């Protein structure tokens, strides 16, 4: 020097999980002699989920702080489909460090 590991950051590249096709009103649209059926980024309310995020924290530290896939569930989300999605692979940059 390049190149491998290893960090940082990015990419409409690939994988990616859980949880109510709840309930009631309302609107809208189908049907009826009446029940009722469909839909809605519309309201309430009662369950749940935890892998954006964000809070709490154990040793250590004694001021501060301090980890997560552990706990909370604010915030988001719970048929199918989008979207999201921690994390892992892949490509790209930019950087560190050693071997050869």
């Nucleotide at each position: 020097c390049c190149g491998g590991c290893c960090g940082u950051c990015g990419c409409a590249c690939g994988g990616g999980a859980g949880a109510g096709c709840g309930u009631g009103c309302g609107c809208c649209g189908c049907u009826u002699a009446g029940c009722g059926c469909g839909g809605c980024g519309g309201c309430a309310c009662c369950g749940c989920c935890g892998a954006a995020g964000g809070c709490g924290u154990a040793a250590c530290a004694c001021c501060c702080g301090g980890a997560a896939c552990c706990g909370c569930u604010c915030a988001g989300g719970c048929a199918c489909c989008a979207a999201g999605g921690a994390c892992c692979g892949g490509c790209g940059a930019c950087g560190a460090u050693u071997c050869a």
Model confidence (mean pLDDT): 80 of 100. Glycine riboswitch aptamer from a Rhodocyclaceae bacterium, 100 nucleotides, folded computationally. The sequence was found by an Rfam model in a public genome assembly.